This is a predicted structure of a 74-nucleotide RNA (transfer RNA) from Thiohalorhabdus denitrificans. The sequence is in RNAcentral, with records from Rfam. Rfam family: tRNA. Rfam classes the family as a transfer RNA.
RNA sequence: CGGGGUGUAGCUCAGCCUGGCAGAGCACCGCCUUCGGGAGGCGGGGGCCGGUGGUUCGAAUCCGCCCACCCCGA
Numbered sequence: 001c002g003g004g005g006u007g008u009a010g011c012u013c014a015g016c017c018u019g020g021c022a023g024a025g026c027a028c029c030g031c032c033u034u035c036g037g038g039a040g041g042c043g044g045g046g047g048c049c050g051g052u053g054g055u056u057c058g059a060a061u062c063c064g065c066c067c068a069c070c071c072c073g074a
Base pairs, nucleotide, nucleotide: 001073002072003071004070005069006068007067010026011025012024013023020057028044029043030042031041032040050066051065052064053063054062
């Protein structure tokens, strides 16, 4: 320098191809159960999706540029 991949909740990851209410598990908080702990049950909080522009009625999703990390090539 060229090519590819990844970036979404505290953590691990879906959702993207095919645009239409942002989700799951674990963790956290409350309640029930227990003498207590653990386990279990019920309920709840938490992210506007790496950044910035564009397209569109509408963008996590499509397009451009940039950033971070990983891989391949030179």